[in-house]
Molecule: Glycine riboswitch aptamer
Organism: uncultured Thiolapillus sp.
Formats: sequence, structure tokens, C1' cells
RNA sequence: UCGCGGGAGAGAUCGAUGCGGCUGCGCCGUGUCGACGCCGAAGGCGCAAUUCCGCCCGGAAUCGCUCAGGCACCCGGACCGCGA
Repeated sequence: UCGCGGGAGAGAUCGAUGCGGCUGCGCCGUGUCGACGCCGAAGGCGCAAUUCCGCCCGGAAUCGCUCAGGCACCCGGACCGCGA
């Protein structure tokens, strides 16, 4: 690096709207945009607290932030195991 298996958290929230459907004028499905709430395990950033590198310095993290990402299932997914 590739293949296989495992792999958490958090609104199937609300509003507007495009498309489609219908038992048709307001419901359903799906997409987009916005609002509020929330999560940390792609990536990114940080060392104030915690932990680790014997201490300091400095660095790192499964710690912190939540920019990005995500909040039914699917997908994705750090990381773990096996094989090549």
C1' cells in the first nucleotide's frame, strides 16, 4: 500500500424552495438553501488543562478546538485483527 473482518458519538429537528408522486391544494419522497441544537474517530489546527516521550526545553496523543466533516439505514470512518 492492497484485500477481508470488526469499528463509536450526535435532531428521520424547524422553515423556505426545485423536482417527482398521490387517495390532489396539502401530504409523501428526494435534492438545495437558511436557522437553531448537537457530535468527534477522515482531514486540519493547538499545547491553557490531562497524559506520554525520565525532568526542563521541545514534541506528541486516544487530550483540547470544532475550520472542515458528521447527526435513521446505507455510505464514510480514526483505530484494531488476519493475509499478501